RNA sequence: GGACAGCCAUCGCCGAGUCCCCGUACGGCGCGAGCCAGGGGAGCCGGGGACCCACCCGAAGUCCCUGGGGUGAAUCGGACGCCCGCGCAGCCGCGAGGGGGUCCGUAGGAGACCUUCCUGCUCCGAACCCGUCAGCUAACCCGGUAGGCGAGAAGGAAGGAAAG
Numbered sequence: 001g002g003a004c005a006g007c008c009a010u011c012g013c014c015g016a017g018u019c020c021c022c023g024u025a026c027g028g029c030g031c032g033a034g035c036c037a038g039g040g041g042a043g044c045c046g047g048g049g050a051c052c053c054a055c056c057c058g059a060a061g062u063c064c065c066u067g068g069g070g071u072g073a074a075u076c077g078g079a080c081g082c083c084c085g086c087g088c089a090g091c092c093g094c095g096a097g098g099g100g101g102u103c104c105g106u107a108g109g110a111g112a113c114c115u116u117c118c119u120g121c122u123c124c125g126a127a128c129c130c131g132u133c134a135g136c137u138a139a140c141c142c143g144g145u146a147g148g149c150g151a152g153a154a155g156g157a158a159g160g161a162a163a164g
Stems, first nucleotide, its partner, number of pairs: 011150004018042005027036003043145006053135001067133001068130004076105005082099003086095003108124004113160007
């Protein structure tokens, strides 16, 4: 000097997921300060829920397929294997379907003061819930306030903020 791992402090990023008080004289931990669980409030986020409006019906018939909705940026499509059962076929195999996997693309989202636009680069493009029920929605009601990170790709235009 460099690399890796851990801890502490600070700063910062994604996200609604932050702040304050009680808890602290009765739950847990700690010798203790205190920490956690739990409770309350503010802020923020989301859902349910009228009129009006929107949607649907307001020509007729047959057949086939298919529940729907929500949180979240996280949808949709294609290719190739695997598994499952079904039908046809003596075997090889063929057809339709379901589940899951990999890869490619994609609606969309993020990237160091803030907002908008243009160009460009990188990354993400998951997961879960309600349970046959939800358009919008004043009053009103209900719920959440977790988690994961330290990658740096910016240039230009306009308007702010801050500093001088």